[in-house]
RNA sequence: GGCCCCAUCGUCUAACGGUUAGGACAUCGCCUUCUCAAGGCGAGAAUAGGGGUUCGAUUCCCCUUGAGGCUA
Numbered sequence: 001g002g003c004c005c006c007a008u009c010g011u012c013u014a015a016c017g018g019u020u021a022g023g024a025c026a027u028c029g030c031c032u033u034c035u036c037a038a039g040g041c042g043a044g045a046a047u048a049g050g051g052g053u054u055c056g057a058u059u060c061c062c063c064u065u066g067a068g069g070c071u072a
Base pairs, nucleotide, nucleotide: 001071002070003069004068006066007065010025011024012023013022018055027043028042029041030040031039048064049063050062051061052060
């Protein structure tokens, strides 16, 4: 250089082109307890950046950035 794959809450991970973007762990609050832990209830928190297609994009296309792999 060429080709392939990946990028979603703090972390891990779901999501037929129409979801309130879901779940687990973590964090915070309340309940329970003499206290802690465990348990129960609740809250906050995310689509790498730009453009395009579409009535509608996390999803499809292009470019960029970053990470990984194969190859000369």
Molecule: transfer RNA
Organism: Candidatus Magasanikiibacteriota bacterium